This is a predicted structure of a 577-nucleotide part of an RNA (small-subunit ribosomal RNA, 5' domain) from Cryptococcus neoformans. RNAcentral holds the full RNA, with entries from SILVA. Lineage of the source: Eukaryota > Opisthokonta > Dikarya > Cryptococcaceae > Cryptococcus neoformans species complex. The prediction has a mean pLDDT of 81.
Context: one part of a larger RNA
RNA sequence: UAUGCUUGUCUCAAAGAUUAAGCCAUGCAUGUCUAAGUAUAAACGAAUUCAUACUGUGAAACUGCGAAUGGCUCAUUAAAUCAGUUAUAGUUUAUUUGAUGGUAUCUUGCUACAUGGAUAACUGUGGUAAUUCUAGAGCUAAUACAUGCUGAAAAGCCCCGACUUCUGGAAGGGGUGUAUUUAUUAGAUAAAAAACCAAUGGGUUUCGGCCCUCUAUGGUGAAUCAUAAUAACUUCUCGAAUCGCAUGGCCUUGUGCCGGCGAUGCUUCAUUCAAAUAUCUGCCCUAUCAACUUUCGAUGGUAGGAUAGAGGCCUACCAUGGUAUCAACGGGUAACGGGGAAUUAGGGUUCGAUUCCGGAGAGGGAGCCUGAGAAACGGCUACCACAUCCAAGGAAGGCAGCAGGCGCGCAAAUUACCCAAUCCCGACACGGGGAGGUAGUGACAAUAAAUAACAAUACAGGGCUCUUUGGGCCUUGUAAUUGGAAUGAGUACAAUUUAAAUCCCUUAACGAGGAACAACUGGAGGGCAAGUCUGGUGCCAGCAGCCGCGGUAAUUCCAGCUCCAGUAGCGUAUAUU
Numbered sequence: 001u002a003u004g005c006u007u008g009u010c011u012c013a014a015a016g017a018u019u020a021a022g023c024c025a026u027g028c029a030u031g032u033c034u035a036a037g038u039a040u041a042a043a044c045g046a047a048u049u050c051a052u053a054c055u056g057u058g059a060a061a062c063u064g065c066g067a068a069u070g071g072c073u074c075a076u077u078a079a080a081u082c083a084g085u086u087a088u089a090g091u092u093u094a095u096u097u098g099a100u101g102g103u104a105u106c107u108u109g110c111u112a113c114a115u116g117g118a119u120a121a122c123u124g125u126g127g128u129a130a131u132u133c134u135a136g137a138g139c140u141a142a143u144a145c146a147u148g149c150u151g152a153a154a155a156g157c158c159c160c161g162a163c164u165u166c167u168g169g170a171a172g173g174g175g176u177g178u179a180u181u182u183a184u185u186a187g188a189u190a191a192a193a194a195a196c197c198a199a200u201g202g203g204u205u206u207c208g209g210c211c212c213u214c215u216a217u218g219g220u221g222a223a224u225c226a227u228a229a230u231a232a233c234u235u236c237u238c239g240a241a242u243c244g245c246a247u248g249g250c251c252u253u254g255u256g257c258c259g260g261c262g263a264u265g266c267u268u269c270a271u272u273c274a275a276a277u278a279u280c281u282g283c284c285c286u287a288u289c290a291a292c293u294u295u296c297g298a299u300g301g302u303a304g305g306a307u308a309g310a311g312g313c314c315u316a317c318c319a320u321g322g323u324a325u326c327a328a329c330g331g332g333u334a335a336c337g338g339g340g341a342a343u344u345a346g347g348g349u350u351c352g353a354u355u356c357c358g359g360a361g362a363g364g365g366a367g368c369c370u371g372a373g374a375a376a377c378g379g380c381u382a383c384c385a386c387a388u389c390c391a392a393g394g395a396a397g398g399c400a401g402c403a404g405g406c407g408c409g410c411a412a413a414u415u416a417c418c419c420a421a422u423c424c425c426g427a428c429a430c431g432g433g434g435a436g437g438u439a440g441u442g443a444c445a446a447u448a449a450a451u452a453a454c455a456a457u458a459c460a461g462g463g464c465u466c467u468u469u470g471g472g473c474c475u476u477g478u479a480a481u482u483g484g485a486a487u488g489a490g491u492a493c494a495a496u497u498u499a500a501a502u503c504c505c506u507u508a509a510c511g512a513g514g515a516a517c518a519a520c521u522g523g524a525g526g527g528c529a530a531g532u533c534u535g536g537u538g539c540c541a542g543c544a545g546c547c548g549c550g551g552u553a554a555u556u557c558c559a560g561c562u563c564c565a566g567u568a569g570c571g572u573a574u575a576u577u
Base pairs, nucleotide, nucleotide: 001573002572003571004570005569009448011446015441016408022406023405024404026403027402028401031065032064037062038061043057044056063427072361073360074359082282083281084280086278087277088276091275092274097270098269099268101266111241115146116145122138123137125135126134127133156176157175158174159173160172163169164168177238179234181232182231183230184229185228186227201212202211203210204209218225240264242263243262244261245260248258249257250256251254284332285331286330291323292322293321298320299319300318301317302316303315304314305313336358337357338356340351341350342349343348363384364383366381367380368379386397388395389394414439416438417437418436422435423433424432425431454483455482456481457479458478459477460476461475462474463473464472465471466470490510491509492507494506520566521565522564523563524562525547526546531561533560534559535558536557542549543548
């Protein structure tokens, strides 16, 4: 693990892995809205204090986000996966959280109190046997798709440089945000002493000098790092034409100027969630597998391409390497790996499909779109294999999600209820979730432990003791004897439980005398606890793991009685220790 017989209660609870990663009818399993993107629904609701854009609720639809998580399965896969370890100075990262952003025009005219054109829903006309198919026409939105200004400070720096008393000094003009690509530069520094030269600033001075001062540089074990600068480059990235709630202050009364708290969004850096690669070590059986790899990359180098990025990952050109009895290469595996499980004195042996971590896969292969993320399958496109509807022209498909069906088999549950809990997703306190929970099935396992307890009487003992033809006390059994007490199994008002129920725990009322409310399963020659009892059978029928039993007194068969073992369980088969 399966199966046979049996089964009262409580808790807990595995469950179509093994065989067919075989095939699937039907239903559901992924959707989502706040004050805060978009409402003229010819939808509802009202009014209220007023609404000549709207102001409440809000179907649909556009937009945004999610759908790459979860759940299932274990077919592949043997240095592969995986485990521990180290690394990214070799990379990407939606989201979260924290920072960050004054520079736009190209020089003469401007929309910046706000630019442009569409499209869905909607209306209406239609097509097809048919689909979550769609065509034509008519409208109208944006945080959709586009376009595109500002008013910005001062200084510094770089280049040019009118002019000039040529030791020198300079008005003025142009450029200077961030991102991209390339090139260049900086990104320092072991210790001590002396001398000399130049500049800077200060002190002193007899104007000869003398004395002192004298310069910024983060981080690492390590960088072409961080960072900064210069010259250019670019199909020129970003620098908000967005939304809600409050409405205030200042006056030079202009529909003037300045304003708060949020929401959403963008750039760059970090952070977080991750991911992707890589380092070292480690895996079952097999030599009836001894050589393998390299033309079509095998091993290395140089360059390029591709990639988020390193790399024969790919291409070109070179070199001839690389692995192997320390078992390469090949084959097998009823092989996903690990955490773990069973057994075990120690060492070991066997198992691990299965709830946690990692991997892989969605009938088989392949390719791809979208996106931060997929080589996605409850996305798409072909091919192969299956297979559904059809009016025969065409159309649609993927349960190794949850239920359920067929098939396969020794072998495995309900087409139930619910988002109340745990969490996840979404624009979100509100919606959704067969994730998950709750019931149902369920002798997979596991937990607790009913089926009686007591007394009297009678009988049979045992022990102690004394007053010994007997009595007392304690005690063990037996009994078709008698007696009242105690209980739940079950039935059940109620409350509790719960999303709603059920069950449990509580609890009124019923509920025990043998014929019940009745305990089985295996055995009784040995191993191995327990009969030399009775009837039947007669080497037959049968039992028996093994030895053996059975041929007319069977301790072993079939039965009755009695007994033994375990006990709500026990037997059998198989695998394993």